Predicted 3D model of a 100-nucleotide RNA (SAM riboswitch aptamer (S box leader)) from a marine eukaryotic metagenome. The RNAcentral record of the sequence draws on MGnify. The prediction has a mean pLDDT of 84.

RNA sequence: CUUAUCAAGAAAGACGGAGGGAUGGGCCCUAUGAUGUCUUGGCAACCGGUAAAAAAUUACAAGGUGCUAAAUCCCACUCCAAAAUAUGGAGGAAGAUGAG
Numbered sequence: 001c002u003u004a005u006c007a008a009g010a011a012a013g014a015c016g017g018a019g020g021g022a023u024g025g026g027c028c029c030u031a032u033g034a035u036g037u038c039u040u041g042g043c044a045a046c047c048g049g050u051a052a053a054a055a056a057u058u059a060c061a062a063g064g065u066g067c068u069a070a071a072u073c074c075c076a077c078u079c080c081a082a083a084a085u086a087u088g089g090a091g092g093a094a095g096a097u098g099a100g
Base pairs, nucleotide, nucleotide: 001100002099003098004097005096006095011040012039013038014037015036019029020028021027023076024075025074026073041068042067043066046064047063049060050059051058052057072094077091078090079089080088081087
């Protein structure tokens, strides 16, 4: 850079000791111990594998990733809804993950 997905799902313990949820705003989590690291589980089914099938596809989960608070936590830009700053919807941007 290209492409697919992102409203589902899945936590205990040890260490450690103050910030964290990408950015800004909001809102939230956190000394009843967060973020992080490690161990053991688990979820999922992107790649790979196995089985069935003519194929589409389906099933499984021992491999490579990933994930395991909140919809990517919500919004951010554009359009539509009588449409204005609220609200709802559609698309996009940004981000995350996989494959190339």